Predicted 3D model of RNase P RNA and transfer RNA as a complex of 440 nucleotides.
């Protein structure tokens, strides 16, 4: 210098007027007005997992359904998140992708091909009959040939009518056991065994773990105020001892019981809570390879309710045309997107830039 | 706040849930024939990023993630 790997972070800056919502002092004519103070994000978006928090419902369990899946371990919990690791595949490397189970079952594997999954045999070989003769009939075998993603180990020797794990050698793989070493996943050696068991569970499924349902419009609280209920008081007269009851009085029938107190009153709209001090942010120190974890200090940082965080100017940043020998002008652009209970994790948008570690090639010292 | 369905030639479907040449239907488009013409009728024929982007597979309109669009349902 060239090409990559892997992580991390910013995402305008000052300065002026205008204007907004929170909170804090103060004024005063009580909702206005001053001062001070703080006011969007890496994704606040998609709602795709997890929880925290409220309310329901629930003796423990199971059945449907859904999710996840190598091993330790971190962490409040989690699915792709974090750490160390194991096994595979890929790259020269830096690294990056992957992960129960297919020798439980059931099902699918189009076209081709003889054959697509307990195997079986189209060409071909061989072997024996038949026929002048093309060729047929029978039986063997599966090394060659062709199909196709995918054909039932793989060289070699023996072997044989022709062949074949038929049989031996070595290699590949699987399985039983034993031996070592790791918390484990594995791993490293050894007997021995059949000789070897396609693929696909983002097909049904089995195995193991997890999951009760709703959501801040959860939810709870005020004060007024309807409908409704409860008590107490309150009209005559007759029957009953009172209380009550039942008949008459009112009324067109059904059918009602005027009034006034007291107390309770579901739900909406109103206003308040929840609501921002939290699985928080920074820094030190210990321990641990690391995720993190303890201890200590130090700070308080958004809280609207139709929903504030804005506009407008001017210098200066970046970026891109363009003109100029240049200095330096001119034009134009400066992203995504915007809280609504809050946290961790995913995905997806995104103008322009910045740093840090490492790898390989080539040059030079 | 909390779910849900749709997307396939110019229109409007079915395929999909059990993967196998983008396969059919019904109107529309062309040509041709039929008639004096038109219209119906008849024979052909063209025309598909199955919304986009990954993934599993051998092979994806279907399976699985993600994404944009348009619709819709509860409190």
């Nucleotide at each position: 210098g060239a090409a990559g790997c892997c992580g991390g972070c910013c995402g305008g800056g000052u300065g002026g007027c205008c204007g907004c919502g929170g909170c804090g002092c103060g004024a005063c004519c009580a909702g206005u007005c001053g001062c001070g103070u703080c006011g969007a994000g890496g994704a606040a978006a998609g709602u795709c997992c997890g929880g925290a928090c409220u309310c329901c419902a629930c003796a423990g369990g199971g059945c449907a359904g859904g999710a996840c899946g190598c091993u330790g371990g971190a962490g409040a919990a989690a699915g792709u998140c974090c750490c160390a690791g194991g096994c595979g595949g890929g790259g020269u490397g830096a690294c990056c992708c992957g992960c129960g189970g297919a020798a439980a079952g059931u099902g699918c594997c189009a076209c081709a091909g003889a054959a697509a999954a307990c195997a079986g045999a189209c060409c071909g070989c061989c072997c024996g009959g038949c026929g002048c003769a093309g060729g047929c009939c029978g039986g063997g075998u599966a090394a060659g040939g062709g199909u196709g993603a995918a054909a039932c180990g793989g060289u070699g020797a023996g072997g044989u009518a022709a062949g074949a794990g038929c049989u031996c050698a070595c290699c590949a793989g699987c399985g039983c056991c034993c031996c070592g070493g790791g918390u484990g996943a594995c791993c490293g050696g050894g007997u021995c065994g059949g000789c070897u068991c396609g693929g696909c569970a983002a097909a049904c499924c089995c195995c193991g773990u997890c999951c009760g349902g709703a959501g801040c419009a959860a939810g709870g609280c005020c004060a007024a105020g309807c409908a409704g209920g409860a008590g107490g008081c309150a009209g005559g007269u007759g029957g009953c001892c009172c209380g009550c009851c039942c008949g008459c009085c009112c009324c067109u029938c059904g059918g009602g019981g005027a009034g006034c107190c007291u107390c309770c009153g579901g739900g909406u709209a109103g206003g308040c809570c929840g609501c921002a001090c939290g699985a928080g942010g920074c820094g030190a120190g210990c321990g641990g390879c690391a995720a993190c974890g303890c201890u200590c200090g130090c700070c308080c940082c958004a809280g609207a309710u139709g929903g504030a965080u804005g506009g407008c100017c001017a210098c200066c940043g970046c970026c891109g045309c363009u003109c100029u020998c240049a200095a330096g002008g001119g034009c134009g652009g400066u992203a995504c997107a915007g809280a609504a209970u809050c946290c961790g994790g995913c995905u997806u948008a995104c103008a322009g830039g910045c740093c840090g570690g490492c790898u390989u090639c080539c040059a030079g010292a | 706040g909390c779910c849900c369905c749709a997307g396939u030639g110019g229109a409007g479907c079915a395929g999909c849930c059990a993967g196998g040449a983008g396969u059919g239907c019904u109107c529309a488009u062309c040509u041709c024939c039929c008639u004096g013409u038109c219209a119906a009728g008849g024979a052909g024929a063209a025309g598909g990023u199955c919304g986009c982007c990954g993934g599993u597979u051998c092979a994806a309109a279907u399976c699985c993630g993600g994404u944009c669009u348009g619709g819709g349902g509860c409190g």

Rfam match: Bacterial RNase P class A.